[in-house]
RNA sequence: UCUUAUCCAGAGAGGCAGAGGGACCGGCCCUACGAAGCCUCGGCAACCCGGUAUCGGAUGGCAGUGUAGCCGUCGAUAGCGCCAGGGUGCCAAUUCCGGCAGACACGUUCUGGACGAUGAGA
Numbered sequence: 001u002c003u004u005a006u007c008c009a010g011a012g013a014g015g016c017a018g019a020g021g022g023a024c025c026g027g028c029c030c031u032a033c034g035a036a037g038c039c040u041c042g043g044c045a046a047c048c049c050g051g052u053a054u055c056g057g058a059u060g061g062c063a064g065u066g067u068a069g070c071c072g073u074c075g076a077u078a079g080c081g082c083c084a085g086g087g088u089g090c091c092a093a094u095u096c097c098g099g100c101a102g103a104c105a106c107g108u109u110c111u112g113g114a115c116g117a118u119g120a121g122a
Stems, first nucleotide, its partner, number of pairs: 001122007012041005020030003024099004042091003047087003050083003053077003057074006100112004104107001
């Protein structure tokens, strides 16, 4: 940089520090009852890996004459789950709201998009 999925749910304490922060612009907020940042511990979540589970293909072992069993290894799994060990991410406010376009009930409206963030892949 490109592709793709998700973004109205969820989850904070302590220490250091000391004035900013919420991407950008506008608004509106948070903040000396302590911002950013760093550290420690905790938590949320379930994107990826892993496990569980399932499947049948290959293969090895055991059992041994049944017409079919048990165990292991490798592999696969669209969709639905479960776990939370590993890799990320996240823990004010819907991505805080809007920004662009469309619709109509013309509103404190609705829908879609852009931007942005995060994961995975390239």
Predicted 3D model of a 122-nucleotide RNA (SAM riboswitch aptamer (S box leader)) from a marine eukaryotic metagenome.